[in-house]
Context: one part of a larger RNA
Molecule: small-subunit ribosomal RNA, central domain
Organism: metagenome
RNA sequence: UUGGGCGUAAAGAGUCCGUAGGUGGCAAUUAAAGUCUGUGGUCAAAGACCGGAGCUUAACUCUGGAAAGGCGAUGGAAACUGAGGAGCUAGAGUUCGGGAGGGGUAGAGGGAAUUCCCAGUGUAGCGGUGAAAUGCGUAGAGAUUGGGAAGAACACCAGUGGCGAAGGCGCUCUGCUGGACCGAAACUGACACUGAGGGACGAAAGCUAAGGUAGCGAAAGGGAUUAGAUACCCCUGUAGUCUUAGCGGUAAACGAUGGAUACUAGGUGUAGUCUGUAUCGACCCAGACUGUGCCGAAGCUAACGCGUUAAGUAUCCCGCCUGGGGAGUACGCACGCAAGUGUGAAACUC
Numbered sequence: 001u002u003g004g005g006c007g008u009a010a011a012g013a014g015u016c017c018g019u020a021g022g023u024g025g026c027a028a029u030u031a032a033a034g035u036c037u038g039u040g041g042u043c044a045a046a047g048a049c050c051g052g053a054g055c056u057u058a059a060c061u062c063u064g065g066a067a068a069g070g071c072g073a074u075g076g077a078a079a080c081u082g083a084g085g086a087g088c089u090a091g092a093g094u095u096c097g098g099g100a101g102g103g104g105u106a107g108a109g110g111g112a113a114u115u116c117c118c119a120g121u122g123u124a125g126c127g128g129u130g131a132a133a134u135g136c137g138u139a140g141a142g143a144u145u146g147g148g149a150a151g152a153a154c155a156c157c158a159g160u161g162g163c164g165a166a167g168g169c170g171c172u173c174u175g176c177u178g179g180a181c182c183g184a185a186a187c188u189g190a191c192a193c194u195g196a197g198g199g200a201c202g203a204a205a206g207c208u209a210a211g212g213u214a215g216c217g218a219a220a221g222g223g224a225u226u227a228g229a230u231a232c233c234c235c236u237g238u239a240g241u242c243u244u245a246g247c248g249g250u251a252a253a254c255g256a257u258g259g260a261u262a263c264u265a266g267g268u269g270u271a272g273u274c275u276g277u278a279u280c281g282a283c284c285c286a287g288a289c290u291g292u293g294c295c296g297a298a299g300c301u302a303a304c305g306c307g308u309u310a311a312g313u314a315u316c317c318c319g320c321c322u323g324g325g326g327a328g329u330a331c332g333c334a335c336g337c338a339a340g341u342g343u344g345a346a347a348c349u350c
Base pairs, nucleotide, nucleotide: 003322004321005320006319007304008303012318014201015200016199017198021194022193023192025088026087029084030083033081034080035077036076037075038074039073041071042070043069049065050064051063052062053061054060091191092188093187094186095185096183097182098181103177104176105175106174107173108172109171110154114150115149116148117147118146119145120144121143125136126135162169163168206247207246208245209244210243211242215241216240220236221235222234223233258317259316260315261314262313263312266295267294268293269292270291271290272289273288274287275286276285299306300305323350324349325348332343333342334341335340
């Protein structure tokens, strides 16, 4: 490289948007670029292939012949692909109506708890553990009552429940704002899918500046445990955790499963909407669409398992893998304040 692969063996980029490119619905028409086909030209000789001949045969040599294919020229065909203009509505989108939702963002408000402060009552312990001790307390702790302050997080509802592209999102109210779904028609008329580069977002920890700091708590100190104990347990406790503005760009960023479309048995839950039945009305019941779970026919799989939310059957596009270690290292380059991140080898060795 061909090939074979990517849930767990190596391998799906953290996610989305989108440029080039690749691919692309139905039906008629035009030319004929691709495509198919005819003709003639050319592709030296030698070699290779087929036939014949000569050295005793063979190797070898001599001689005759043909095909496939390439290139350019020319004549034709019009199914398919592409192109042109003109159409269609099943893909895609727009308009209208509807309710659902922890989607985002800004502001305002709330109660429980915790800690601290003040005051009252009150007296000797409290706290902590396997057991203790460090620690707190007669300068009045702990307990309890009242008042005040602060910061952070939002019990119950709460659910294999909901929303979001992913990361993620949960007290209440309000403003602004994104998306999905359902229903009915009307409109646009292929406007689509994917997406190298590129861009945006991106948990936690970390970094810069300014604030904030109740609780928790890397580091650090002390007490235990132990042979030791740079740990597990206990008492303290700084960064941090929180806010604002930036940086960083990584995670077992996981469904370890890229995106889109179509098709292929069922059963049983659940969420949203609509329709039907019934009713004063609603629940219930039945059905449809959309999502989300479980179990499973066929099929697939090395097995486990997957199974209309596919890991089944197919098509299109992208990413990635190619024995273990060395190594996600070195070097170079780019980015970053730094930490580092991205890209990413080889020698050697088994």